A computed fold for a 78-nucleotide RNA from a Desulfobulbaceae bacterium, annotated as c-di-GMP-I-GGC riboswitch aptamer. Rfam family: c-di-GMP-I-GGC riboswitch aptamer. Its family is annotated with cyclic-di-GMP binding in the Gene Ontology. Its mean pLDDT, the model's own confidence on a scale to 100, is 77. Taxonomically the source falls in Desulfobulbaceae (Bacteria, Pseudomonadati, Desulfobulbia, Desulfobulbales).
[in-house]
RNA sequence: AAAGAAAAAGCCAAACCCGCCUGAAGCGGGGACGGAAAGCCACGGGUCUUCCGCGCAAUGACAGCCGGGCUGCCUUUA
Numbered sequence: 001a002a003a004g005a006a007a008a009a010g011c012c013a014a015a016c017c018c019g020c021c022u023g024a025a026g027c028g029g030g031g032a033c034g035g036a037a038a039g040c041c042a043c044g045g046g047u048c049u050u051c052c053g054c055g056c057a058a059u060g061a062c063a064g065c066c067g068g069g070c071u072g073c074c075u076u077u078a
Base pairs, nucleotide, nucleotide: 001077002076003075004074011035012034016030017029018028019027020026033064039070040069041068043067044066045065046062047061048060050058
């Protein structure tokens, strides 16, 4: 520097269950379907949400929807 077949240290944690705040999307705990950025950033698109004047206009939410930016572990190859 490139790649992610296999493996491994460590990491995250879908569905579902329980609990909690908000106006809602959500959040926390358990759990483990999966993940090589499932780490961070709402920048572009997308999805969801609440309010309203019913136009996705505004409001927020989602990074485990796709791009983009920043950073990074392990292994292999050179």